[in-house]
Molecule: transfer RNA
Organism: Candidatus Gottesmanbacteria bacterium
RNA sequence: GGGCAGGUAGUUCAGUGGUGGAACGCUACACUGAUAAUGUAGAAGUCGAAGGUUCAAUCCCUUCCCUGCCCA
Numbered sequence: 001g002g003g004c005a006g007g008u009a010g011u012u013c014a015g016u017g018g019u020g021g022a023a024c025g026c027u028a029c030a031c032u033g034a035u036a037a038u039g040u041a042g043a044a045g046u047c048g049a050a051g052g053u054u055c056a057a058u059c060c061c062u063u064c065c066c067u068g069c070c071c072a
Base pairs, nucleotide, nucleotide: 001071002070003069004068005067006066007065010024011023012022013021018055026042027041028040029039030038048064049063050062051061052060
């Protein structure tokens, strides 16, 4: 330099155009003599960046950035 895959909550990952979810973790409460476990509730995301298409974009297109793999 070229090709491919990926980037979404603190972490691991879903989500193929119509208001962004799960598990674990975190916080509060219940339970307990007190923890753990369990139950209930809650917080936490400008969906890597900038443009474009569209009535509408995490999703489609273009460029760039980052990570991994392959080729040279």